[in-house]
RNA sequence: CACUCGAUAUCUCCUUUUAUCAUCGAGUGGGGGACCCAAUUAUCUGGGGUGAAUCUUGGAAACAAGAAGGGCGAUUGGUCGUCCGAAUCCGACAGCUAACCUCAUAGGAGUAAACCAAGCGUAUGA
Numbered sequence: 001c002a003c004u005c006g007a008u009a010u011c012u013c014c015u016u017u018u019a020u021c022a023u024c025g026a027g028u029g030g031g032g033g034a035c036c037c038a039a040u041u042a043u044c045u046g047g048g049g050u051g052a053a054u055c056u057u058g059g060a061a062a063c064a065a066g067a068a069g070g071g072c073g074a075u076u077g078g079u080c081g082u083c084c085g086a087a088u089c090c091g092a093c094a095g096c097u098a099a100c101c102u103c104a105u106a107g108g109a110g111u112a113a114a115c116c117a118a119g120c121g122u123a124u125g126a
Base pairs, nucleotide, nucleotide: 004026005025006024007023008022027105028104029103030102031101032100037095046093047090048089049088050087054067055066056065057064058063069084070083071082072081073080075118076117077116078115079114
């Protein structure tokens, strides 16, 4: 963090070449998509999605200082402390939206009682 569980298939090691980089179900999450409602003029100053990640000031820029917002201190609340405040996708195009359609279920990092109060949960065995 939505990022979990189950089932099936495949199944030794090394080298080279070629090809390939699975499927289904449940749960969870995202997008598209009517009436009604909203909007009532927007449309290159493009627009929109995922996400906490957008904005202000200074600067030619690099960047700096802050704020919106968010995480952590292995249950919750408070106090205190600390950290993040990115990136990327769609491709002219999308308000909400039942039915319906569709996609994802990855990746990465790290603490070892901070204090007070309250309070558990899970697994195994009998």
c-di-AMP riboswitch aptamer (ydaO/yuaA leader) from a bacterium, 126 nucleotides, folded computationally.